This is a predicted structure of a 393-nucleotide RNA (Bacterial RNase P class A) from a Bryobacteraceae bacterium. It is recorded under the gene name rnpB. The sequence is in RNAcentral, with records from ENA. Taxonomically the source falls in Bryobacteraceae (Bacteria, Acidobacteriota, Terriglobia, Bryobacterales). Rfam family: Bacterial RNase P class A. By type it is a ribozyme. Model confidence (mean pLDDT): 76 of 100.
[in-house]
This record gives sequence, structure tokens and C1' cells, in this order.
RNA sequence: CUGCGCGGCUGGGCAAUCGCCGGGUGCGCUCGCCUGCGAGUGCGCCGGGAGGAAAGUCCGGUCUUCUCAGGGCAGCAUGCCGGCUAACGGCCGGGAGCGUGUGCUGAAAGCGCACGCUACGGAUAGUGCCACAGAAAAUAUACCGCCCGCCGGUUUUCCGGCGAGUAAGGGUGAAAAGGUGCGGUAAAAGCGCACCGCGGUUCGAGUAAUCGGGCCGGCAGGGAAAACCCCAUGCGAAGCAAGACCAAAUAGGGGAGCAGGAGUGGCCCGCUCCGUCACGACUUCCGGGUAGGUCGCUGGAGCUCUUCAGUAAUGGAGAGCCUAGACGAAUGAUUGCCGCCCCGCUGCAAAACCGGUGGGGUACAGAAACCGGCUUAUAGGCCGCGCAGGCAC
Repeated sequence: CUGCGCGGCUGGGCAAUCGCCGGGUGCGCUCGCCUGCGAGUGCGCCGGGAGGAAAGUCCGGUCUUCUCAGGGCAGCAUGCCGGCUAACGGCCGGGAGCGUGUGCUGAAAGCGCACGCUACGGAUAGUGCCACAGAAAAUAUACCGCCCGCCGGUUUUCCGGCGAGUAAGGGUGAAAAGGUGCGGUAAAAGCGCACCGCGGUUCGAGUAAUCGGGCCGGCAGGGAAAACCCCAUGCGAAGCAAGACCAAAUAGGGGAGCAGGAGUGGCCCGCUCCGUCACGACUUCCGGGUAGGUCGCUGGAGCUCUUCAGUAAUGGAGAGCCUAGACGAAUGAUUGCCGCCCCGCUGCAAAACCGGUGGGGUACAGAAACCGGCUUAUAGGCCGCGCAGGCAC
């Protein structure tokens, strides 16, 4: 210097013109009354105005309302160990297994380093499942074989039949009742032995997962729990259109007055009057809801810097800072210059660098109560670490 891998950061700048949202302030106008305040409105001035993901809404919390004696069932989620945190299915550190690359070695095995992946509790609680192929898919079994005995074919050797032993070899399969080697045997087999594996027990290291060693047992018996299930732990539901407050006009509801009166109807089955009861209109008061308005609403698990503890995630301390708050929903549009990247032409004898010139590109994307994560999208640029290769000293 180039390539690959891993991790982290950034993700345009300046100016002009025209706008938009919100805050502060000055002046003017209108209205209200408590006469110097409040509300509305117009003009001017001064600050502020998207992100690393604002996205998906997947997980966890704050907050709010409903329900609220306690416990259990059901349902859902999580699942090696330790730590962090408000909490988490997140993060950090560690362990185990698998894979890729590389080094050591003649090679294999093994070990080291780097990176990646893991839905890594339980298959000896129980139930069920394992296609096709295959003798057999879980009470093991016997297709081709191997070996022994008997009989037959004129036959120590070959062929066929019957019986017994076996599972080493072949074959099937994703998977076949441990593996390698030596012994052993008629042929075989943990049948015996060594090492590896497995189970039990014990010692040591570690907070633990786990790792290392000793002894005992020839030795349980497949896979799958991302099948039901079992075990442990956690979880009430809905969500800022949550919700709280103020409150018109109109139409309902309730009280009082008018009222010892007038009207309509009932008591009253002939009619009328009196009596009594009810209703409606009018006046006024109260209450609920709607329109509308205010709050919730952005000062918070906040941001920046320094420092301390810790391998780290993270936590403590100190100093400084305030950084959108809309609701037919602002944060925009146009232009110029510059930066960055790519390509073409061209100058320096050639290439590279550098200079000149022309063209193209400059992503993904847009807050809506707030916060911590995860996932996904993203032009271009920068930094660190590891590995490999090349060049120079």
C1' cells in the first nucleotide's frame, strides 16, 4: 500500500429571496370588568424548529383509566452460568458444542489463535411420531453372508436341503444396540484386555455453568421436546383518540314560583257548577352530555465535558447547558457558490500523484405522550484491531 474479516463514528457547508409552526417582546385596535389587568386581533423586532434510524410497532417500562381480600386453574412468554438495568425476549463477561480460516506436525489425531453460529432445562414422568428404503426404526431383528453338524447329488474342496450358532463383513436408511487395536473363537461377540466414549462415586479448581484427576462398573441404550407434555421463572386489561377540567346554542331531565287564579284532561256511563288530582305554557334555578376550549405536552431513567470504580455492560461524583410540541397536523420551495465521490478529455517524455476542463451523482428517510432496546432501510466518507499478500528501508 492492497484485499478480506470484525468493531466503532459520521452522514453535507455558506449566502440570498419567498413562505410555515411555536415562544418572548414593543406598538396599535376591539371587548370585558376588579381602571391596570385579562382575552382576541394586526404590524414590527429577537431567539428556537426532525433522525440515526423519527420507520416496523417486535420486546420492556413510565404515565392514565377500569378492576382491586387471598390463593389456584387456564393462557402466553422465557429457558447453559454469572453480572448490569426501572425493566426486558436487551446488553456485558464467561462456559460448552458445531463450523470456517490459519499456525505447530512428514501426515492424521490433537493443541493454539482469529472469526462465525447455537430454540445449549428435561427423551430414565407419561402419551404419541419416525415418510421412502430396509430383515429390523425400538420388547430388537436376520435379507445376502460367515461357521459347525447331518442328509442327498459317485465328490475333504463344488452344489442343494434340514437343524444349530453368530452379527465380524455386505446391503438399506437422516438414523441400525458404542469406536479403534490386540487377544480369543469353528465362525463370532465387552467374550477378555488397553485407550477413547458412557454410567456411578470421590478428590481438586471455580460464585457458577463447567474443567481436570483417581477409583469402580463391561455398560445404560436410537432420534425428535421448533410433537403434546413435565419442571423452573415472569405476566391483570386497555391504551395519550389514555384520561382530567371548564363549558355555549338547541332539545331532553329535576326543583321552585305564578297559584286559594285562567286553560286542557281524569274522578264523572246524560249535561253543568263546585271540589280535588294531573298535564302543558311562562319565569327562574340546578344537573348530565355535545360543539368549542384548557390541561395531559415535553425539565427528562435528559444532553455535553471531566474524573473515579469496574475486564466490560454499567454505576458514582463534579461543572456547564435547555434542545420541536403541532392537531385540515409546521420544520418547505427556488437560485448561486463550495465540499465529497465517480467517469471522460487534457498538461508534466510514459504510468501514478498533482493541475486544468466538461458531464453525472450526493443515500435511506419525516417527530405526534415519553423513555430503554431489538429488527429493517441507507449514496458517500473516516477511524481502530486482526489475518493474508506486495513494495521500500